RNAcentral holds the sequence, with entries from ENA and Rfam. Transfer RNA from Stomatobaculum sp., 74 nucleotides, folded computationally. The gene name in the source record is trnV.
[in-house]
RNA sequence: GGGAUCGUAGCUCAGCUGGGAUGAGCGUUCGCCUCACACGCGAAAGGUCAGGAGUUCGAGCCUCCUCGGUCCCA
Repeated sequence: GGGAUCGUAGCUCAGCUGGGAUGAGCGUUCGCCUCACACGCGAAAGGUCAGGAGUUCGAGCCUCCUCGGUCCCA
């Protein structure tokens, strides 16, 4: 330099052919339980969907550019 793939909550990831951030598990905080802690139960907070542009009535999802991770080729 070329190609492939990935980027969504603090972490690991869903999100099924464009129509709810609808989220799950773990973690954090609070409450219940307990003499207390742990376990268990309940609730809450937490997201510019990597960044930008475009297409569309509508984009996490489609197109382009950029950035970053991994792998392959040179």
Model confidence (mean pLDDT): 80 of 100.